[in-house]
């Protein structure tokens, strides 16, 4: 660099849930916990899928269209960058 394998070793994260703490909320960090993962490391470019607000319209509550500001990298894509074997 590529291709092809995942059957080995030594590791690494941590669903969901409970304690705390931040935030109107989605959700975010810490600590336990170990459902899972070969990038379940990083990033919000794209797509979607949530939160607030606002406007339009339907309405008993709710709900649906646009548009802004935000979450989600464990939704999938892109972009980067580490590990291990085999040749």
């Nucleotide at each position: 660099c590529g291709u092809u394998a995942u059957u080995a070793a030594a590791g690494c994260c941590a669903a969901a849930c409970u304690u705390g703490u931040c935030g109107u909320g989605a959700g975010g960090c810490a600590a336990g916990g170990u459902c899972g993962g070969a990038a379940a490391g990083c990033u919000a470019c794209a797509g979607a899928u949530c939160u607030u607000c606002a406007u339009a319209g339907u309405u008993u509550a709710a709900u649906u269209u646009u548009g802004a500001a935000g979450a989600u990298g464990g939704c999938u894509g892109g972009g980067u960058u580490g590990c291990a074997u085999u040749g």